[in-house]
Molecule: FMN riboswitch aptamer (RFN element)
Organism: Anaerolineales bacterium
RNA sequence: AGCAACCUUCGGGGCAGGGUGUAAUUCCCGAUCGGUGGUAUAGCCCACGAGUGCUUUGACAUGGCUUUGCCAGUUAGCACAUGAUCCGGUGCGACUCCGGAGCCGACAGUUAUAGUCUGGAUAAAAGAAGGAGAUA
Numbered sequence: 001a002g003c004a005a006c007c008u009u010c011g012g013g014g015c016a017g018g019g020u021g022u023a024a025u026u027c028c029c030g031a032u033c034g035g036u037g038g039u040a041u042a043g044c045c046c047a048c049g050a051g052u053g054c055u056u057u058g059a060c061a062u063g064g065c066u067u068u069g070c071c072a073g074u075u076a077g078c079a080c081a082u083g084a085u086c087c088g089g090u091g092c093g094a095c096u097c098c099g100g101a102g103c104c105g106a107c108a109g110u111u112a113u114a115g116u117c118u119g120g121a122u123a124a125a126a127g128a129a130g131g132a133g134a135u136a
Stems, first nucleotide, its partner, number of pairs: 001135001003133001006131005017029003031116002033105002035048004043103002051080005058075003062072004085101005107119003
C1' cells in the first nucleotide's frame, strides 16, 4: 500500500395540553418523530433493511432428541407485502439547500380504531468504524 476470507464494537426517533366517553397516549383538536447507501446536504428521487409464507434432494454456526438420523434454527433461493411532494428562489448543478404549502408511516396486542403505548426485540438487518493480516 492493499483488500479475499476472519475478528471486535457500533448500528431508530416520537402524542405536551385539551375534548367526547364506562373505556381511547388508538377517535377528535392539537403535539411530535424521521434507519442505511447513492446523488449538490433527501422520511416522500434511485436503491437497500426490518414482516409473512414456501422450498428440502442446497449449504451450515448452534440447540434438542428416541443420534449415522430427525426436529428446531441460521443461511440461500423463490413468492407475497413494501408509504408519501409540489410551488417559488439561489446556483454550472438541488423533487436534497433557502422560503412556503402539503403528504406518509409493517405485523400482533389493547376496556375503543395506534408512525408515537405494549410485544416479538437484551433479537436481526441495511450498513458504519476499527483490528488482524494473506499478498505486493